[in-house]
RNA sequence: UCAAAACCAGGGGUGCCCUCACGGGCUGAGAUUAUACCCUUAGAACCUGAUCCCGGUCAUGCGGGCGAAGGGAGUGGUAUGGUCCACACA
Numbered sequence: 001u002c003a004a005a006a007c008c009a010g011g012g013g014u015g016c017c018c019u020c021a022c023g024g025g026c027u028g029a030g031a032u033u034a035u036a037c038c039c040u041u042a043g044a045a046c047c048u049g050a051u052c053c054c055g056g057u058c059a060u061g062c063g064g065g066c067g068a069a070g071g072g073a074g075u076g077g078u079a080u081g082g083u084c085c086a087c088a089c090a
Stems, first nucleotide, its partner, number of pairs: 001082002006078003009040004015026004046071003052065004
């Protein structure tokens, strides 16, 4: 000085339909608040706009638009490894 993975820290969402209930079905990384999943400024993870617009579905941010919009949490650390330079030895 560089980065994959690991650990630490922080941020986020958890909807729709059926059933008396248990439970089942749909999309998705995640839909039983699970340390699981995703995201951390190289920021569309996520929120506002939004009881929004178009399409589609049994239904739903289900798909697209909105979005070169406005916000939004490591300009992180620990250890290992690589690379470069300096010094010493051979």

TPP riboswitch aptamer (THI element) from a Bacteroidota bacterium, 90 nucleotides, folded computationally. The source organism's lineage runs through Bacteria, Pseudomonadati and Bacteroidota. It matches the Rfam family "TPP riboswitch aptamer (THI element)". Gene Ontology term of the family: thiamine pyrophosphate binding. Its mean pLDDT, the model's own confidence on a scale to 100, is 76.